[in-house]
Context: one part of a larger RNA
Molecule: large-subunit ribosomal RNA, domain IV
Organism: fermentation metagenome
RNA sequence: CCCCUGUUAAGGAACUCGGCAAAAUGACUCCGUAACUUCGGGAGAAGGAGUGCCUGUAUGCUGUAAGCUAGGAAGCAAAGCGAGCAGGAACAGGUUGCAGAUGAGAGGCCCAAGCGACUGUUUACCAAAAACACAGGUCUCUGCUAAGUGGGAACACGAAGUAUAGGGACUGACGCCUGCCCAAUGCCGGAAGGUUAAGGGGAAGAGUAAUCCUUCGGGAGAAGCUUAGAACCGAAGCCCCGGUCAAUGGCGGCCGUAGGUAGCGAAAUUCCUUGUCGGGUAAGUUCCGACCUGCACGAAUGGCGUAACGAUUUGGGCACUGUCUCAACGGGGGGCUCG
Numbered sequence: 001c002c003c004c005u006g007u008u009a010a011g012g013a014a015c016u017c018g019g020c021a022a023a024a025u026g027a028c029u030c031c032g033u034a035a036c037u038u039c040g041g042g043a044g045a046a047g048g049a050g051u052g053c054c055u056g057u058a059u060g061c062u063g064u065a066a067g068c069u070a071g072g073a074a075g076c077a078a079a080g081c082g083a084g085c086a087g088g089a090a091c092a093g094g095u096u097g098c099a100g101a102u103g104a105g106a107g108g109c110c111c112a113a114g115c116g117a118c119u120g121u122u123u124a125c126c127a128a129a130a131a132c133a134c135a136g137g138u139c140u141c142u143g144c145u146a147a148g149u150g151g152g153a154a155c156a157c158g159a160a161g162u163a164u165a166g167g168g169a170c171u172g173a174c175g176c177c178u179g180c181c182c183a184a185u186g187c188c189g190g191a192a193g194g195u196u197a198a199g200g201g202g203a204a205g206a207g208u209a210a211u212c213c214u215u216c217g218g219g220a221g222a223a224g225c226u227u228a229g230a231a232c233c234g235a236a237g238c239c240c241c242g243g244u245c246a247a248u249g250g251c252g253g254c255c256g257u258a259g260g261u262a263g264c265g266a267a268a269u270u271c272c273u274u275g276u277c278g279g280g281u282a283a284g285u286u287c288c289g290a291c292c293u294g295c296a297c298g299a300a301u302g303g304c305g306u307a308a309c310g311a312u313u314u315g316g317g318c319a320c321u322g323u324c325u326c327a328a329c330g331g332g333g334g335g336c337u338c339g
């Protein structure tokens, strides 16, 4: 000097990103207990008091119960008494130590706010959370050989279920609610018209060639075969018409439908910004309450509240302390020296 550990004057968070760590609280009995609330809670709220031993009240009290009482042979029911065993406290008085839950083990508490309702789940080995899940809500698909899923198929799951069922998507208890837009994209419905594939259809044309014509160079050319393939008939889809936003989304500077309602708002969202005002402090970029100028909140990518809950996040307070002012002295183990 390092690690673990104990104690500490006065102060008591002045430490620090932050009370991290440590200290403090801690048991049982009794008293007492607020806002708020979904009336269950909150609550062990908070905050107090007591706790050893002896004697007495007390042949008391409580539980259990052998047995006893009474006429008669037995049984049942009821009543009274009750040895023994077990049990817990209360009250009064006394006594004693610095200290009586005498050791160990054993909640710190309160106020306000954000987020998530809750119990749960998660990055095995840097993240436990506000993330995931959740009950509840909504939409949508599926009529049973269901939809959907696995598989090449058989087949299997779904389900030995049957729309109060099963699959998918979003939201996320509960309370009050959930505005406007169907122009775009998607989905659903429609079928008049336009477009449209294979296929059907087969016109004109081309090759070949009997034959015919010829200026002998060549030309025309039926049928058949080959080739090529126009018109016309062809579905869904797309165009088109309508519906649908708890569909993807959007909610004015304009193109271009509608222009943000309720609620909330410098917010887990506010750049300017330490906005402004108020509160708390002697002093507050954080915090709480307001304001609204919302760079760039906003309604199931849910909005705003909300009791309870949380190894959650933020701010404040009481208690407590070596966190600190500021360090000191012990114990144990290392380091160091010698062996």
Stems, first nucleotide, its partner, number of pairs: 001334008010325002014323001019320001027051005036041001038173001052095006061087004067081003096100001108318007115310002120132002136171007148157003174305004179251003184248002186244005193239003199233002205227004211220003263297001264294001275291005